């Protein structure tokens, strides 16, 4: 270099094909316990990788770039 694929909470992953961003787990408080752990209750926690662009609306389509990944190629 050229083709495809994916980037969404700390993590692992969903959003019914464009119409209010969630789930578990993991943190953090509370019951409970001697004390933990488990259990149960309750919360916090987000620039959808970035930028633009279409739409009344974008995590979804478009368009460029950035990183990871697969395959073909090229130099050595």
């Nucleotide at each position: 270099a050229g083709g495809g694929g994916c980037g969404u909470a700390g993590c692992u992953c969903a959003a019914u094909u464009g119409g209010c961003a969630g789930a578990g787990c993991a943190c953090u408080g509370g019951u409970u316990u001697c004390c933990a752990a488990a259990a149960c209750c309750a919360g916090g926690g987000g620039u959808u990788g970035u930028g633009a662009g279409u739409u009344c609306g974008a995590g979804u389509c478009c368009c460029a770039c950035c990183g990871c990944c697969c395959c073909u190629g090229c130099c050595a």
Transfer RNA from a Planctomycetota bacterium, 76 nucleotides, folded computationally. NCBI's taxonomy places the organism under Bacteria, Pseudomonadati, Planctomycetota.